[in-house]
Context: one part of a larger RNA
RNA sequence: UGACGGGGGCCCGCACAAGCGGUGGAGCAUGUGGUUUAAUUCGACGCAACGCGAAGAACCUUACCCAGGCUUGACAUCCUAGAGACAACCUCAGAGAUGGGGUCUUCCUUCGGGAUUCUAGGACAGGUGCUGCAUGGCUGUCGUCAGCUCGUGUCGUGAGAUGUUGGGUUAAGUCCCGCAACGAGCGCAACCCUUACCCUUAGUUGCCGGCGGUUCGGCCGGGCCCUCUAAGGGGACUGCCCCGGAAAACGGGGAGGAAGGUGGGGAUGACGUCAAGUCCUCAUGGCCCUUACGCCUGGGGCUACACACGUGCUACAAUGGUCGGUACAAAGGGCAGCGAACCCGCGAGGGGGUGCAAAUCCCAAAAAGCCGGCCUCAGUUCGGAUUGCAGGCUGCAACUCGCCUGCAUGAAGUUGGAAUCGCUAGUAAUGGCGUAUCAGAUAUGACGCCGUGAAUACGUUCCCGGGUCUUGUACA
Numbered sequence: 001u002g003a004c005g006g007g008g009g010c011c012c013g014c015a016c017a018a019g020c021g022g023u024g025g026a027g028c029a030u031g032u033g034g035u036u037u038a039a040u041u042c043g044a045c046g047c048a049a050c051g052c053g054a055a056g057a058a059c060c061u062u063a064c065c066c067a068g069g070c071u072u073g074a075c076a077u078c079c080u081a082g083a084g085a086c087a088a089c090c091u092c093a094g095a096g097a098u099g100g101g102g103u104c105u106u107c108c109u110u111c112g113g114g115a116u117u118c119u120a121g122g123a124c125a126g127g128u129g130c131u132g133c134a135u136g137g138c139u140g141u142c143g144u145c146a147g148c149u150c151g152u153g154u155c156g157u158g159a160g161a162u163g164u165u166g167g168g169u170u171a172a173g174u175c176c177c178g179c180a181a182c183g184a185g186c187g188c189a190a191c192c193c194u195u196a197c198c199c200u201u202a203g204u205u206g207c208c209g210g211c212g213g214u215u216c217g218g219c220c221g222g223g224c225c226c227u228c229u230a231a232g233g234g235g236a237c238u239g240c241c242c243c244g245g246a247a248a249a250c251g252g253g254g255a256g257g258a259a260g261g262u263g264g265g266g267a268u269g270a271c272g273u274c275a276a277g278u279c280c281u282c283a284u285g286g287c288c289c290u291u292a293c294g295c296c297u298g299g300g301g302c303u304a305c306a307c308a309c310g311u312g313c314u315a316c317a318a319u320g321g322u323c324g325g326u327a328c329a330a331a332g333g334g335c336a337g338c339g340a341a342c343c344c345g346c347g348a349g350g351g352g353g354u355g356c357a358a359a360u361c362c363c364a365a366a367a368a369g370c371c372g373g374c375c376u377c378a379g380u381u382c383g384g385a386u387u388g389c390a391g392g393c394u395g396c397a398a399c400u401c402g403c404c405u406g407c408a409u410g411a412a413g414u415u416g417g418a419a420u421c422g423c424u425a426g427u428a429a430u431g432g433c434g435u436a437u438c439a440g441a442u443a444u445g446a447c448g449c450c451g452u453g454a455a456u457a458c459g460u461u462c463c464c465g466g467g468u469c470u471u472g473u474a475c476a
Base pairs, nucleotide, nucleotide: 001476002475003473004472005471007470008469009468010467011466012465013464015460016459019423020422021421022420023419026314027313028312029311030310031309032308033307034305035304042053043052064300065299066298067297068296069295070294073124077123078122079121080120081119082118083117088103089102090101091100092099093098106115107114108113126289127288129287130286131285135283136282137278138277139276140274142272147186148185149184150183151182152181153162154161155160166177167176168175192266193265194264195263197234198233199232200231201230202229203228206224211221212220213219237260240254241253242252243251244250316416320375321374322373323372324371325370326369332363333362334361337356338355342351343350344349382413387408388407389406390405391404392403393402429452430451431450432449433448434447435446
């Protein structure tokens, strides 16, 4: 100087407390461990691995296993020699890769040859093989915590200190005051995006707001008032008033205002820590394989199942279930696409194809809600697992191993032990909608969107994590 202490002081955080809802019990989904297996490919392991890489394993993917094949190779550049095009299509053998046969025969040329392809040989290719403890890059984490440092000066023999400590204050090393310090840098804040209000500009979306027509639909004429859209601008700065405070920083209250004290949300992650993660994104040193640890193909596996754990979904019901009627969104996506009306089917779906590269058309029905009927506390009209049969769709192909529909079947489950998690406001809880990946889909996941919409916070003694000053130390 640090680190540590079941030392002390001060302070913060859904850290506790106060509340609301869960997990832990059930069934299922999903990941992991274990076990099994020819293989169940590999990585990730306290927080910070376990719905993680994977934003999508039937084949492919695919790295694993079995089998059949290839050896200058599936891919790149070049050299030597030889040959003729290659490709596509047909046909035979085969599980296919592949092999045999058939049709077919190129372009440029300075006539040397070149382009392209095949064969043989050689340089070399190739490796998701090992090492993340050789590395780059990227990422997690402490932590959006308020810290981490430097120059000059001063002090100390020196390590080093000072500044950065102290008194206040702040979300903040934020600012003020003081001070052997004076300044500065990386962080904080601000500048960026979005949301909340207004104005201007602009109107093939919107509007009976005012006028006319109407087969009643902004449908038509017509018009940019309003809504909205998207470009520019305004607006909030403790600016104003009172009180407190040290004529300070700042704090409490008030006015005006759409918004008030960083207005809400996002992006943004200092010096560093964990030899943290990744050689299987990519790049890369070294090592290793080279008729195989490379490459092609068929099939299987990654989907196994006594069990254990994590993360979720659905429930156990009456604030509910079911039937009928009836409202109100936002944000997205669409041409090998979205697919309307209409017709067929109980339905999944099929036929159809208007329109739309989309403020214009389509996906599209929002659901909870509201109104009315039934159910009357029961393993039930709760719950839907499991199983049987019949179908639909995608795709070369749904046996291993897809999703969906109808009929039948109706399991466990009556609020979950010890323990444990999230959340402070348009939040929790609850309701639906969309997108990426994607032929299809095991999505209950992830990422977004809007609807309805709470309770509680006395307080900082305690648990956990962190900041700062100080103290002890036999630790570095």
Background:
A computed fold for a 476-nucleotide part of an RNA from an uncultured bacterium, annotated as small-subunit ribosomal RNA, 3' major domain. Its mean pLDDT, the model's own confidence on a scale to 100, is 86. The RNAcentral record of the full RNA draws on ENA and SILVA.